Molecule: transfer RNA
Organism: Candidatus Harrisonbacteria bacterium RIFCSPLOWO2_01_FULL_44_18
RNA sequence: GGGCCCAUAGCUCAACGUCAGAGCAGCGGCCUCAUAAGCCGCAAGAUGAGGGUUAAAUUCCUUCUGGGCCCA
Numbered sequence: 001g002g003g004c005c006c007a008u009a010g011c012u013c014a015a016c017g018u019c020a021g022a023g024c025a026g027c028g029g030c031c032u033c034a035u036a037a038g039c040c041g042c043a044a045g046a047u048g049a050g051g052g053u054u055a056a057a058u059u060c061c062u063u064c065u066g067g068g069c070c071c072a
Base pairs, nucleotide, nucleotide: 001071002070003069004068005067006066007065010024011023012022013021018055026042027041028040029039030038048064049063050062051061052060
């Protein structure tokens, strides 16, 4: 220098155009002598940044930033 992939909640991941979800973690309760485990409930919020297309973008296009892999 060229190519490909990734970026969503505190963490790991879904959602491939039409209300952003799950598990773990957190909080409260039940259970227990107590803790853990288990069960029930609750909340919080998150789409890397800019621009474009669209009635509508996490999703499509584009530039940039960061990370990973391959080639040279």